[in-house]
Molecule: transfer RNA
Organism: bacterium
RNA sequence: GGGCCCUUAGCUCAUUUGGUAGAGUACCUGCUUUGCACGCAGGGGGUGAGGAGUUCGAGCCUCCUAGGGUCCA
Numbered sequence: 001g002g003g004c005c006c007u008u009a010g011c012u013c014a015u016u017u018g019g020u021a022g023a024g025u026a027c028c029u030g031c032u033u034u035g036c037a038c039g040c041a042g043g044g045g046g047u048g049a050g051g052a053g054u055u056c057g058a059g060c061c062u063c064c065u066a067g068g069g070u071c072c073a
Stems, first nucleotide, its partner, number of pairs: 001072007010025004019056001027043005049065005
């Protein structure tokens, strides 16, 4: 320098062909306990790496940039 893949909640990851973004865990509150943990119920949290384009509509398609992984030189 070139090819391919990845980037979504604090963390690990889903999200079938473009149609209002979810789970587990963690966190907060309540119940339970002498108290803690466990358990049960409820709740908050995302500019979907950054930017631009296409579209009525983009996490998803196209382009550029950044970071990471891998292969080639």